[in-house]
Molecule: c-di-GMP-I-GGC riboswitch aptamer
Organism: Egibacteraceae bacterium
RNA sequence: UCCGACAAAGGCAAACCCAUCGCGAGGUGGGUGCGCAAAGCCAGGGGCCUCACGCAGGCCGCCCAGUUACCGAAG
Numbered sequence: 001u002c003c004g005a006c007a008a009a010g011g012c013a014a015a016c017c018c019a020u021c022g023c024g025a026g027g028u029g030g031g032u033g034c035g036c037a038a039a040g041c042c043a044g045g046g047g048c049c050u051c052a053c054g055c056a057g058g059c060c061g062c063c064c065a066g067u068u069a070c071c072g073a074a075g
Stems, first nucleotide, its partner, number of pairs: 002075001003072002011036002016031006034061001040067002044064003047059004
């Protein structure tokens, strides 16, 4: 460095419910805990979705690219 254990510590948080913002996709906060070793960041490419259809928006917990990072057995 690759890698990722029936390891330790810590982290994130699907669906659903409540509040709130938004026309909407969806965002944010709380509860909860399906899952996740980048389920951290990033909308650059593909993909999906929304609309008031415009020089408009949303999703990275769909894939790829870019970038940063905790821990540590075996190999």